[in-house]
RNA sequence: GCGGGCGUGGCGGAAUUGGCAGACGCACCAGACUUAAAAUCUGGCUUCCAUCGGAAGUACGGGUUCGAGUCCCGUCGCCCGCA
Numbered sequence: 001g002c003g004g005g006c007g008u009g010g011c012g013g014a015a016u017u018g019g020c021a022g023a024c025g026c027a028c029c030a031g032a033c034u035u036a037a038a039a040u041c042u043g044g045c046u047u048c049c050a051u052c053g054g055a056a057g058u059a060c061g062g063g064u065u066c067g068a069g070u071c072c073c074g075u076c077g078c079c080c081g082c083a
Stems, first nucleotide, its partner, number of pairs: 001082007010026003019066001028044005046056004059075005
């Protein structure tokens, strides 16, 4: 340099054909239990805001579409192959 694959909460990893984004697990936080802890159980766990709620958010920037994590174009990063 050429070709291919991948990029989703703190981490791993789902989302079947374009139709409620983040299921499930780990980690973490709070509570219950305990003399105390572990284990177990319950709840919470992206960001922002004027917080019984609302908005944004799938590497970044555009496009197609009623609708995009998914399709198309470009950029960046990682991996594999070829030279």